Context: one part of a larger RNA
Molecule: small-subunit ribosomal RNA, central domain
Organism: uncultured Bacteroidota bacterium
RNA sequence: CUGGGUUUAAAGGGUGCGUAGGCGGGACAUUAAGUCAGUGGUGAAAGUCUGUUGCUUAACGAUAGAAUUGCCGUUGAUACUGAUGUUCUUGAAUUGGGUUGAGGUUAGCGGAAUGUGACAUGUAGCGGUGAAAUGCAUAGAUAUGUCAUGGACACCAAUUGCGAAGGCAGCUAGCUGGGCCUUGAUUGACGCUGAGGCACGAAAGCGUGGGGAGCAAACAGGAUUAGAUACCCUGGUAGUCCACGCCCUAAACGAUGCUAACUCGAUGUUUGGUUUUAGGAUUGAGCAUCUAAGGGAAACCGAUAAGUUAGCCACCUGGGGAGUACGACCGCAAGGUUGAAACUC
Numbered sequence: 001c002u003g004g005g006u007u008u009a010a011a012g013g014g015u016g017c018g019u020a021g022g023c024g025g026g027a028c029a030u031u032a033a034g035u036c037a038g039u040g041g042u043g044a045a046a047g048u049c050u051g052u053u054g055c056u057u058a059a060c061g062a063u064a065g066a067a068u069u070g071c072c073g074u075u076g077a078u079a080c081u082g083a084u085g086u087u088c089u090u091g092a093a094u095u096g097g098g099u100u101g102a103g104g105u106u107a108g109c110g111g112a113a114u115g116u117g118a119c120a121u122g123u124a125g126c127g128g129u130g131a132a133a134u135g136c137a138u139a140g141a142u143a144u145g146u147c148a149u150g151g152a153c154a155c156c157a158a159u160u161g162c163g164a165a166g167g168c169a170g171c172u173a174g175c176u177g178g179g180c181c182u183u184g185a186u187u188g189a190c191g192c193u194g195a196g197g198c199a200c201g202a203a204a205g206c207g208u209g210g211g212g213a214g215c216a217a218a219c220a221g222g223a224u225u226a227g228a229u230a231c232c233c234u235g236g237u238a239g240u241c242c243a244c245g246c247c248c249u250a251a252a253c254g255a256u257g258c259u260a261a262c263u264c265g266a267u268g269u270u271u272g273g274u275u276u277u278a279g280g281a282u283u284g285a286g287c288a289u290c291u292a293a294g295g296g297a298a299a300c301c302g303a304u305a306a307g308u309u310a311g312c313c314a315c316c317u318g319g320g321g322a323g324u325a326c327g328a329c330c331g332c333a334a335g336g337u338u339g340a341a342a343c344u345c
Base pairs, nucleotide, nucleotide: 004316005315006314007299008298012313014200015199016198017197021193022192023191025088026087027086028085029084030083031082033081034080035077036076037075038074039073040072041071042070048066049065050064051063052062053061054060091190092187093186094185095184096182097181098180099179100178103176104175105174106173107172108171109170110153115149116148117147118146119145120144121143125136126135161168162167205246206245207244208243209242210241214240215239219235220234221233222232257312258311259310260309261308262307265290266289267288268287269286270285271284272283273282274281275280294301295300318345319344320343327338328337329336330335
């Protein structure tokens, strides 16, 4: 390479948009590049294979044929693929009407709770634990009330919903993306996938400037213990928050790439349409649970497939060494991406 694979054994890219490329719906006509058939040329010799034959045999040799699966020309065939032209509507998209949601972003507003500060009432303890102590408190704490400030949004809340993924939840408004349903109309294959590329990408971390209530790496103290660089307690700084700019990684998980078609049923639920005797019935799009056939090593999957097929991409090929070294690219750094070998079992 071929082949076989990728939920859990090695293996699906974190996610999308999209370039090249690969693949691509129905009908008719032309063409004849691919494809198929005939024929001609060429495909050196030796070698190989087959027949015959020469050395007593064999090795070795002679001779005839085959093969040389290829290339070039020519004459035809036209189902399929391609090319060109015309056309169609079912794929795809646009438009009209309706509808849904924690989708995104900007601004404003709200109440509960916590801490601190200020003021007021008030007096001796408070706090914490398995038990304690550190700690706070007569310089008036804890408790109660009012004001200021920061961050997060109880109940509703769900096996719910939305988003490409990351993710998204107090309320209101502005701007804005998507999905779904529906009946006409419009375009007429405009499609699928997508190496590179571009964009987005939790948390932590980094830079500059703000902010800082609670929580809390590091750190300090008190306990526990044989020890205790921990678990428990009292404190507490980065950080967590905001603006702008980086970083680009996660068990970024459904550990399951995207698209299309096909293959019994049952139940719940979200959101549309139609219908109804108002119970329901039916038809779409989701989210879940169970299951037939089928699949699977099994667990299990089962119309949201891991079933049956097609197209395209990514990835795997024994364990360790190692996601390391070296080089390259990116980054302020931390580090990231790409990614071996010796050796060893």